This is a predicted structure of a 350-nucleotide part of an RNA (small-subunit ribosomal RNA, central domain) from a metagenome. The full RNA is in RNAcentral, with records from SILVA.
Context: one part of a larger RNA
Formats: sequence, C1' cells, structure tokens
RNA sequence: CUGGGCGUAAAGGGCGCGUAGGCGGCCUGAUAAGUCAGGUGUGAAAGUCCACGGCUCAACCGUGGAAGUGCAUUUGAAACUGUCAGGCUUGAGUAUCGGAGGGGAGUGUGGAAUUCCCGGUGUAGAGGUGAAAUUCGUAGAGAUCGGGAGGAACACCGGUGGCGAAGGCGACACUCUGGACGAAUACUGACGCUGAGGCGCGAAAGCGUGGGGAGCAAACAGGAUUAGAUACCCUGGUAGUCCACGCCGUAAACGAUGUGAACUAGGGAUAGGGGGUGUUGAUCCCUCCUGUCCCGCAGCUAACGCACUAAGUUCACCGCCUGGGGAGUACGGUCGCAAGAUUAAAACUC
Repeated sequence: CUGGGCGUAAAGGGCGCGUAGGCGGCCUGAUAAGUCAGGUGUGAAAGUCCACGGCUCAACCGUGGAAGUGCAUUUGAAACUGUCAGGCUUGAGUAUCGGAGGGGAGUGUGGAAUUCCCGGUGUAGAGGUGAAAUUCGUAGAGAUCGGGAGGAACACCGGUGGCGAAGGCGACACUCUGGACGAAUACUGACGCUGAGGCGCGAAAGCGUGGGGAGCAAACAGGAUUAGAUACCCUGGUAGUCCACGCCGUAAACGAUGUGAACUAGGGAUAGGGGGUGUUGAUCCCUCCUGUCCCGCAGCUAACGCACUAAGUUCACCGCCUGGGGAGUACGGUCGCAAGAUUAAAACUC
C1' cells in the first nucleotide's frame, strides 16, 4: 500500500471555468510497449522444503535434489490496453426556425404607503401597554382636506409556479447580453467526462473613499417589569441598511445528499415546447421531450426514510472522514487596511 465509509452517527469542497493528470464510443488494418506462452542465461554459500546418510536417538552435521514468485535475452501469440494509419455516427458540438422565463447589466418612468414641510377646517387630547410611564400637544397636537419635498421597497397577480452554476433573482418600459428547452433537417466527426494546483463568481455583516438618508434599527439614552433586569415590552436614537468604486471571502453557503454517464414497476399533480384525435374556434382527451412536486414496488438503510430528480444497480474522476476534549486553537506560511480568513498540530486528559 491493500480496508471501511461521507442525507441525520466523523466525513461532499459555497459554486463555476479550466491546466497537469486519470478515464474514455463503433469498425478495419498495422505494430508489439503493456499482456500471455515457450527456450536460454543468471538467481553465491549458508538457510527453507524433500530424499538418503553420520554421531546409540535427537538437537547437530554430511550428500544429492527441489524451490527461489525476480532480472536479462531470445522465439512466438495478437483478444484486450497503448501507439500509428484509415473509416463511421449513436457521445459531443455547429447551423436554421420557434415559444417560455423575478437569468445578468445599464438608463428612464409610475402608483400606493410611511416620514417631514407649507396652508385650510377644528379642539383637547394623542400615543403606547398586560397595566403604565418616558414621549408629543393650547407656542394648537392627534383627526381631516389640499399642496410640496425626499428616500426606500414594489400590495394584488403569486403558485410544493418560473429563471440562474451557486450566492441569488419579483412594479413598468427601453437598450445591451448569458443560458436552457422544443421541432425538423443539414453539417463537423470522439472534438468527450472529471479535474490536484490555478483563475473567476460568491448572502448577510464588516472595512476604505465619496455621496445619500424616508422608514427600520446594533450601540446608546430614558420609561416600565423585576429580588436584580447591563434583557424580553414601551418612547427616542447613531452607525448601518441605499448608491458609486474598491476590499473582505465567510454561513444551518442545506437537498446538511460532489460532477458526469448508463440501467431499474407504476400512479397522481404542475410548468415550457411538440405531435395526434376531436370541435374542426377553444376548453377537453391521448402521446413525446425537458423541468418541478406528491405517493409508491423491487432494492437499499441502524432506523428514520430514499425510491427514474435514488440514499437502488454499476462505471469514471475529484473532495473529505478515521474516538471525545484540548482545537478549527497555538506556532509557522499565505492573503487582508483592519476585522480576520486559510492551511493546521502537539503536550496533556477522559
């Protein structure tokens, strides 16, 4: 090294693109590196095993034989792997047409609501709670009507519905732009899968510079509650939340389930597209592909449960686990403005 595992017991990298590497469709020919067979040489002695023999036996010793899984060389075999050459179309991709979508970026527009300001009406309360108080109000509040300002978020539609690799994405219009899906042909001809390093993306919070600031609201202040109340409740309220640019790189980044491919009963629902029956206008019904959800057989599972979107049966490649604590810590390295992130022990202890 060879083991067993990773939904919930320890364990799937947050997600993608992709380098090296690993693995790789069908047919034909060649080659003979791997592979297989035979020969030759070598594989010291001792040791081991077998046979016979010597010390009265044995240990011990002697003689002979075997073995020595290996290496080198040589002669062959050609199914498989590799290599070279030629071909193929089913894997992969390109072109054409079509519809769906909160996929991304930018610009502009809109209405409802909250708050504030101005004016009108109007008078003593309003607000808040379990009950109160802090708070606001006769310098005219709250209520109501009209006008204005500004910021943020987009009710209904809205759905176990859609899109995206993930994070995530909901008003409307326009511009730019990515991907998936369906249909029918044509074309390329294995161009593929995975992916250590690497590169990019990456919620919220946080950081830097400059703006913005309606509502909400860490911190903070006050009022209550309470034995206390550095809380839960209430009144206020600053960072922040928003925008631009640059960092950070984490999460219960979850389906706690890596990616790709193949195979393996059914039933129901739903979204997008196609075909068919039919009315021939549609609803409806049957069916194919793609996605999403529920139930369920075989099988699997410690059980729960999973079950064609597998946790079933297999293959390829990557990541990760190996008793609890110490500890995702120390030290060192790398990255960061910092906060910190990442890589990652040991003593000791149970």